[in-house]
RNA sequence: GCAGAGUAGACUGUAAAGCGUUAAGUGCUAGGUGAACAGGGAGUUGUCACUUAGACGAAGGUUUGUCCGCGGUUUUAUGGUCGCAUCCCGCUGC
Numbered sequence: 001g002c003a004g005a006g007u008a009g010a011c012u013g014u015a016a017a018g019c020g021u022u023a024a025g026u027g028c029u030a031g032g033u034g035a036a037c038a039g040g041g042a043g044u045u046g047u048c049a050c051u052u053a054g055a056c057g058a059a060g061g062u063u064u065g066u067c068c069g070c071g072g073u074u075u076u077a078u079g080g081u082c083g084c085a086u087c088c089c090g091c092u093g094c
Base pairs, nucleotide, nucleotide: 001094002093003092004091009082010081011080012079013078014077015076016075017074018073019071020070021069028054029053030052031051032050033049034048035047039089040088041087042086060068061067062065
């Protein structure tokens, strides 16, 4: 000098257990606070969490059951895909 590996995590399929269906949640916008980002360091206008406000917005049915659905619903397990914004150093091979 050239090539490469690796994490957190993100998305998605499946299963189970919940929550809501008296509308919370999810998604969107703005403010505030905080956190994480490969082995080490730095780290954003990117990501995530919490929180406040705002706009939008729904599928109930029923034989009453340990019922059938519905929700861009939550968590857990598992499969798949992608995978440090970026910079420096390190690691492996040549």